Small-subunit ribosomal RNA from an uncultured prokaryote, 1483 nucleotides, folded computationally. The sequence is in RNAcentral, with records from ENA.
[in-house]
């Protein structure tokens, strides 16, 4: 810079990714070559070999070896001997070195590093300088001989030498002591030049050149010591210290010091962090990063430490000593059990740990160390083996080559891709093999010459010397020949399809995929990326401004401490010379070397490595410069304080007084209730309450004034006085002279509650009862203890809040108010002090804040770094207690959080609409029956629909069929229908059998013909079928709902970082975002309204099959004829209606008037029309259609069954329960439809259903057809002449067939039912209610349904408080799957980490005692040596390590026990979110 919190946004914030690294490591893979680099773990224990030797030119010699000489045997070869006689050399003496080089980081928070100084010191070998090197002795190893013992080892005795050791001389510019003189100097003292005393050296060898040794000086190296400064955490380590700090004096030491003593004083350290306690070698460098920085100290180069663990010294120039000695321990080994012996953190190896790090290799050539004259010795170095562990450079080919081959994969089926890749032609030979040649690194030393001087040394010349290696390299030949893999492909992050799977296997950095189409899992194609490596893993830095010095922040995201006083400590006016610590310059030193960086050069490049330059940003040290702080001196008066005179005010303390209220006692009056609530009951009251009167008492609070007042640091303060007390404000000066400001720890104050002792007690009130409730440790109601209140003492915390730290300056404006002060008089201004509103620049993430800042600057504090564990734990610290303070950690999640947007939602609010409520009417819910659903039941009751928005729905018609179900029997290219090969002459059809059919069995049998052959076809092959079989949550299309609700977007512009916002909001009206007005909006669009059908007026055209006034014929009668267009109707255009007129209101829209006209009056009734969306609404079985799935079956055919069962539930209707009716009889009016496998007039039979016959009509012609109604009769409240169910019995139609299971009709049967509980439905006018009629389907009908039609034909709306649903606008919100939302705590159930604990095991450290090895000695000593100095041996004092005790500290485990954090679907209950249904919240 991105990913991730939301429905989106903007912020805060935190988790994650992309680089880069690396002493890795694991996968999968590996062609070469260069160069580095390799136990990061067990400082664990190690088997075997090497890793320090050397010098015979120091010495005594001679065990091996060789040579030479000699002896013996032997013919000789040669074997056994003698001899140090030569090269040489084991052991020993002895000198030199082994304190170097090489490993390792256990320890170590330290002068131990790193800088940078400094003086009280040493210094083998090296270099120069002076000056010597003379004499003499006694021992020892070794060898020799003899003894102990397994061995290590060791004791004795004889005998011998040195450059071992000793005693003399001589000597110094040694050292001491003492002491003269001169110079510096404040002094201690420091040079300088003498003098006197004491005391001390040498080592020989030799080739005769020289190489040593001894004494003092000086330089180099190199150690040692000392001081500034710098180097980790953690205060839940705050006090540490007895040689401790200083002094004197002695000792010691190479030196300075308490370094050691003895004595004497009490001192040091320590918030600028001492003590402890945990971690760690430092640094140059390294990685990283824009830099500051963070992190790291492998390899290389300095330094420190250890060298099994500890302790100790010895020798030495130098160790307290890796590969040396002593003790003591712990391990191992070897042992004859007596006793020894060893230390690989050299080098190589083995074991063990572990995720993990090589060869028991060459050779001393080069280089460097030791001794050495020299050769020689080195696991230092050099090389070489192993390892893709890193860096880096090469290769696996190059050019051409489309029929875009095959083959793969994919598909829309034409094509794509892999893919010029590939075969295939040309060409190259790095690289690998294969045979030829072949290096530099070498030069010195040696040894031979030569040349200068002077023997000896320097130069030259020649010879000799190579581990790696026959390696690097160079040329020959042959041939594309020997050589690519790994991760990844959802987003971040380059790269997509197909199959498998089917919340499974599984993937996964972070978000998050996977529940049947998966570009995110497995394969597979193809991309991509990187490439001898490619991924993961692991750590560090980086992004991280996410500890912020560069460079954050604290109103509300994490964060102002309750307030104030003040100490330490930061900061700090004005002006004067002077001062020079910060600060600034230049100069010198150092900053070690490699590392980085820049040239340049060496390897064919590069990495690599040289050389040379910068740099190393620091540290000292010197000159300077003074403007700023600073430290000193003066001084000024504005900050700050004081003082002088006003003045406000619930400012403190403390004491005196009032009323009203309330309780509560007395007394009177009074009588039955009072209280109390939503309603009630607990309580009170006939013993007299309650209520009223009168007096008396109590104890707490102070009505009205009262107010965004006032007053105090804050917590807080309110009746009226007194008194003592403090602040502030103002005026005017006067005085001191910066006295200031902030404040870590400290001290003080600090609301309720709570705690203690002693008062006190009215009213309220943690508890008790009584309601409520499923329950109700609550909301309500009665009463009521501690408390509340006084005194005194604790406590010490609040949502202690302005969620805002204190002071100081500065920065637009309007307006109210309180306090003074001036000024002036009827007018309002000014000034300083405070209290509030609103508004600008600025800031802000926004809300907002804005002179009382959250603006803008300065100085001080405090406090914050995800959310959750948690303000817990544990540990101090303070309390009587309660708790405060202070304050983690494991784990867990990837958010958690702020401000604003937009919606939904609220038992918020506002304004409006709707048969939503109310007013009505008339239904369901009660019964019987039809019908549909559950549910049961069956072989089967096929299948959907399921709250509104399923349930007389798909079905507008299940007896077979429909059918999808069930049983049972059949077929299998099937039932149909085509192509193309095969092929038969069978099939079609007859006839006969069998069957329930479907099938099947048998017999007979083809047509046409140009005779080739065709049509038709059993049979079979192949393609193409078929499924109401699953997904309606892959779909398309069609619905239903919300809703005929009045909404629902868009383009400019504007406005806000932004999501969005505005326009669509307000004010009006309207059925309506319908219109007016206003307006940072302007206009547009989908809706609305209108167009379009019907239906009501009329007018004009048309006159059949419709009509018939007038004419005329003509019937019993009739538009029944001739005619006729007059109405009526039919059907086409028109016409009308528009708030158009008119009165009122009113800016306007509009609204109002029973208005006017008019057939209709404000949308004139109805119909169609259904906006963006919503419910993953419904439908795969209407219909299509992915994809899955059957395929002698999930497919088809066919009989009988079932979809009609019935113990019961619910919806929707029918028909009743009756007189506004039943029934009889008479008689009136309709619309709209339908009709040839149809409708039927009329006619005859039958009670009837209907049958028989006969006529018109494919219809404004002919047909189907009214009923309620009127008229007049009965019937008289009754289970009836109500009501028809149920059964019975005879029919009738329709159909292939009415058994299951069809309608009708007649005749008899005459069941429930007397207006239906909760509760619910429709409906506002041609409307409810009634009444009948068509039609679809359909053979018939279960139709009482569904669609339609017409006749008759009401009631009532006062209104919008309420229920429901809806629209607009406002709140709130922790909600967005959107309240059928979120979301909270016990309990149960598994995980996991942690606290506490009786207790039991460890671990360092410290104190007291007691023991004490080795060693060291300035300690003491009678016995033993020694003439003697001394010694040796005892002993002491110290001390490693061992024991013992009593606490601290830590750690681990641990019976219970806390509470904690995590888990698709447990249990209670519903605390929080909307007024969350008792506002929330903090202590």
């Nucleotide at each position: 810079u991105g990913g991730u919190u939301u429905g989106a946004u903007c912020c805060u914030g935190g988790c994650u990714c992309a680089g880069g690294a690396u002493g890795a490591a694991c996968g999968c893979u590996a062609g070469c070559g260069g160069g580095a680099g390799g136990c990061u773990u067990a400082a664990c224990a190690c088997a075997u070999g090497c890793a320090a030797g050397u010098c015979g030119a120091g010495g005594g010699g001679u065990a091996a070896c060789a040579u030479g000489a000699u002896g013996u045997a032997g013919c000789a070869a040669u074997a056994c001997g003698u001899u140090g006689a030569u090269g040489a050399c084991g052991a020993c003496c002895g000198g030199c070195g082994c304190a170097c080089g090489g490993g390792u980081g256990a320890g170590u928070a330290a002068c131990g590093c790193g800088u940078a100084u400094g003086a009280a010191c040493c210094u083998g070998c090296c270099c120069u300088g002076u000056a010597c090197u003379g004499g003499g002795g006694g021992a020892u190893a070794g060898c020799c001989c003899g003894g102990a013992g397994a061995a290590a080892u060791u004791c004795g005795g004889a005998u011998u030498a040195a450059u071992a050791c000793c005693c003399c001389a001589u000597a110094a510019u040694u050292a001491u002591a003492u002491u003269u003189g001169g110079a510096g100097g404040c002094a201690u003292c420091u040079u300088c030049a003498g003098a006197u005393a004491u005391u001390u050296a040498a080592a020989g060898c030799u080739u005769c050149g020289g190489c040593g040794g001894u004494a003092c000086g000086g330089g180099a190296u190199g150690a040692g010591c000392a001081u500034g400064c710098g180097u980790g955490a953690c205060a839940u380590u705050a006090g540490c210290u007895a040689g401790a700090u200083g002094g004197u004096a002695a000792g010691g030491u190479a030196a300075c010091g308490g370094c050691u003593u003895a004595c004497c004083a009490u001192g040091g350290c320590u918030a600028c962090g001492a003590u402890g306690u945990c971690u760690a070698g430092g640094g140059g460098g390294u990685c990283u990063g824009a830099g500051a920085g963070g992190a790291u100290g492998g390899u290389c180069c300095c330094c420190c430490a250890c060298a099994c663990u500890g302790g100790u010294a010895c020798u030495g120039a130098g160790a307290c000593a890796c590969g040396g000695a002593c003790c003591a321990g712990a391990c191992u080994c070897c042992u004859a059990c007596g006793g020894g012996a060893g230390g690989c953190a050299g080098c190589a190896g083995a074991g063990a740990g572990g995720a993990a790090u090589a060869u028991u290799g060459g050779g001393c050539a080069a280089u460097g160390g030791a001794c050495g004259c020299a050769a020689g010795c080195u696991g230092a170095a050099c090389c070489a083996g192993c390892c893709a562990u890193c860096c880096c450079g090469c290769g696996u080919g190059a050019a051409g080559g489309a029929a875009g081959a095959a083959g793969g994969c994919g598909c829309u089926a034409u094509g794509g891709u892999c893919g010029u890749a590939a075969a295939c032609u040309u060409c190259u030979u790095u690289u690998c093999c294969a045979g030829g040649g072949g290096a530099a690194g070498a030069a010195a030393a040696c040894c031979c010459g030569c040349u200068a001087c002077g023997u000896g040394u320097a130069u030259c010349u020649g010879u000799c010397u190579g581990a790696a290696g026959g390696u690097a390299c160079c040329g020959u030949a042959a041939g594309a020949a020997u050589a690519a893999g790994c991760a990844u492909c959802g987003g971040c992050u380059a790269a997509c399809u197909c199959c498998g799977u089917g919340c499974c296997a599984g993937c996964a950095g972070c978000c998050g995929c996977g529940g049947u189409a998966a570009u995110a899992c497995g394969g597979a194609g193809g991309a991509u990326g990187c490439a001898g490596g490619c991924g993961u893993u692991a750590u560090c830095c980086g992004g991280a401004u996410u500890u912020a010095u560069u460079g954050g922040g604290u109103u509300u995201a994490a964060a102002g401490g309750g307030u104030g006083c003040g100490u330490a400590g930061g900061c700090g006016g004005g002006u004067u010379a002077a001062u020079a610590a910060g600060u600034c310059a230049g100069u010198g030193g150092u900053g070690a070397a490699a590392u980085c960086c820049u040239a340049c050069a060496g390897c064919u490049u590069a990495a690599c490595u040289g050389u040379a330059g910068a740099a190393c940003u620091g540290c000292c040290a010197u000159u300077g410069a003074u403007a700023c702080u600073g430290g000193a001196a003066g001084u000024c008066u504005u900050g700050a304080g004081u003082g002088u005179g006003g003045u406000u005010g619930a400012g403190g303390u403390a004491g005196g007084c009032g009323g009203a209220a309330u309780g509560u006692g007395u007394a009177g009056u009074g009588u039955a209730g009072c209280g109390g609530u939503g309603a009630a009951a607990u309580g009170c009251u006939u013993a007299g309450a309650u209520a009223u009167u009168a007096c008396a008492c109590a104890g707490a609070a102070c009505a009205c004034c009262g107010a965004u007042u006032g007053c105090g640091a804050a917590g807080g303060c309110a009746g009226c006085u007194u008194a003592c007390u403090a602040u502030g404000c103002c005026a005017a000066u006067a005085u001191u002279g910066a006295c200031g400001c902030u404040g870590a720890g400290g001290c003080a104050c600090g609301a309720a509650a709570g705690c203690g002792u002693g008062g006190g007690g009215a009213g309220c009130g943690a508890c008790a009862g009584g309601a409520u409730u499923a329950g109700a440790u609550a909301c309500c109601c009665u009463g009521g203890u501690a408390g509340u209140c006084c005194a005194c003492g604790c406590c010490g915390u609040a949502a202690a809040c302005g969620a805002u730290g204190a002071u100081c300056a500065c920065u637009c404006g309007u307006u109210g108010u309180u306090g003074g002060c001036a000024a002036u008089a009827c007018a309002c201004c000014g000034u300083c002090a405070g209290c509030g509103a609103c508004u600008g620049a600025g800031c802000g993430a926004a809300a907002g804040c804005a002179u009382u800042a959250a603006g803008u600057g300065a100085u001080c504090c405090a406090c914050c770094u995800g959310g959750g564990g948690a303000g817990u734990a544990c540990g101090g610290u303070c309390g009587c207690a309660a708790g405060a303070u202070u304050g983690a950690a494991a784990c867990u999640c990837a958010a958690a959080g702020g401000a604003a947007u937009u919606g939904a939602c609220g038992g918020g609010g506002g304004c409006c609409c709707g048969c939503a409520c109310a007013a009505g009417c008339g239904g369901a819910g009660g019964a019987a029956c039809a019908u549909g659903u559950g549910g049961u039941u069956u072989a089967a009751u096929u299948c959907g629909a399921u709250g509104a928005u399923a349930c007389g729905c798909g079905a507008g018609g299940a007896a077979c069929c429909u059918u999808a179900c069930c049983u049972g029997g059949g077929c299998u290219u099937a039932a149909a229908u085509g192509u193309a090969g095969a092929g038969u002459g069978c099939a079609u059809a007859a006839a006969c059998g069998g069957g329930a059919a479907a099938c099947u069995g048998u017999u007979u049998u083809u047509c046409c013909u140009u005779c080739g052959g065709g049509a038709c076809u059993a049979u079979u092959u192949a393609c193409a079928a078929g499924g109401u079989g699953c997904u309606g949550c892959a779909u398309g299309g069609u619905u239903g709902u919300c809703g005929u609700c009045a909404g629902c977007u868009c383009g400019u512009g504007c406005c806000g970082u932004g999501a969005g916002g505005u326009g669509u909001c307000g004010g009006g009206u309207u059925a309506a975002g319908u219109c007016c007005c206003a307006u940072a909006a302007c206009g547009a669009g989908c809706g609305c309204a209108a167009c379009c059908c019907c239906u009501a007026u009329c007018g004009u055209u048309a006159g059949u099959u419709g009509c018939u006034a007038g004419c005329a014929g003509g019937u019993c009668a009739a538009g029944c004829u001739g005619a006729g267009g007059a109405c009526u109707c039919u059907a086409a255009c028109g016409a009308g209606a528009c708030u158009g007129c008119c009165g009122g209101u009113g800016u306007a829209a509009a609204c109002c008037g029973a208005g006017a006209g008019g057939a209709a009056g404000g949308u004139g009734g109805g119909g169609a029309u259904g906006a963006c969306g919503u419910c993953a609404a419904a439908u795969c079985a209407g219909c299509a259609c992915g994809g899955c799935c059957c395929u002698u079956a999930c497919g088809u055919c066919c009989a009988g069954g079932g979809c009609u069962a019935c113990a019961c539930a619910c919806g929707u209707g029918u028909u009743a329960c009756a007189a506004u009716g039943g029934c009889c009889g008479a008689u009136a009016c309709a619309g709209a439809g339908g009709g040839c496998a149809g409708c039927u007039a009329c006619c005859u039979g039958g009670u009837g259903a209907c049958a028989g016959g006969a006529u018109g009509c494919g219809a404004a012609u002919c047909u189907c057809g009214a009923a309620a109604g009127u008229c007049g009769g009965u019937c008289u409240c009754a289970g009836u002449u109500c009501g028809g169910a149920u059964c019975g019995g005879a029919g009738u139609c329709u159909g292939c067939a009415a058994c299951u299971c069809g309608a009708c009709u007649c005749c008899g049967u005459g069941a429930a039912g007397g207006u239906g509980g909760a509760u619910u439905c429709g409906c506002u006018a041609g409307u409810a209610a009634u009444c009948g009629c068509g039609u679809a389907u359909c053979a018939g009908c279960a139709a009482u349904g569904a669609c339609g039609c017409g006749g008759u034909g009401a009631a009532u709306a006062c209104g919008u408080u309420c229920c429901c649903g809806g629209g607009c606008c406002u709140u709130g919100u922790a909600c967005a799957c959107a309240c059928c939302g979120c979301c909270c705590g016990u309990c149960a159930a598994g995980c996991c980490a942690u606290g506490g604990a009786a207790g039991c095991u460890g671990g360092g450290g410290g104190u007291a005692c007691c023991u004490g090895a080795a060693g060291u000695u300035u300690c003491g000593u009678a016995a033993c040596c020694g003439a003697a100095g001394g010694g040796a041996g005892c002993g002491g004092c110290c001390u490693a390590g061992g024991g013992u005790a009593a606490a601290a500290c830590u750690a681990g485990u641990a019976a219970c026990u806390g509470g904690g954090g995590c888990u698709a679907a447990g249990u209670c209950g519903u605390a929080a979110c909307a007024a969350g249904g008792u506002a929330g919240c903090c202590g």